[in-house]
Source information:
The prediction has a mean pLDDT of 84. c-di-GMP-I riboswitch aptamer from a Desulfobacteraceae bacterium, 75 nucleotides, folded computationally. Lineage of the source: Bacteria > Thermodesulfobacteriota > Desulfobacteria > Desulfobacterales > Desulfobacteraceae. It was read from a public genome assembly, where an Rfam model found it.
Parts: sequence; C1' cells; structure tokens
RNA sequence: UUUUGAUAAAGCCAAACUUGCUGCGAAGCAGGGACGGAAAGCCACGGAUCUUUAAAAGACAGCCGGGCCGCCAAU
Repeated sequence: UUUUGAUAAAGCCAAACUUGCUGCGAAGCAGGGACGGAAAGCCACGGAUCUUUAAAAGACAGCCGGGCCGCCAAU
C1' cells in the first nucleotide's frame, strides 16, 4: 500500500420514540433511549426523496453513486 473482516480485542456511532430549544417547513441541536452500523466519520459534486417564500431557495451523508480521512486483525 492492496484486499478481506460485525463470530477476535479495545473501543466508536446511535434508528424509532420522547423532553427542551431553533425554524414557515422539511429538519437541526442538546438530554434520555437503542433499531441497527466495518466507515451509520467528513464533504451537497451527480441522482432520488422531502419542504417552502415556489422566480427560486432549502432539508437530507442511517437513500444510491462519487471524493477525502481513519482504529484493529489477517493477507
């Protein structure tokens, strides 16, 4: 460096739901909580889906593709 790995070890993240706050909204942040995840880490570049003030602007990375970084074991 490549490939493989959730049945190793040490760890990590946190769905639905819920409490508070923000937002017109999709939704986001923090707390609780675990459905799951080998990138469920980051990026809105392309598509899908969703929202609205519908010219357009936004949400979403735990939808698909792409880019970048990363722990351990084996190879």

Of the family's consensus pairs, 100% are formed in the model.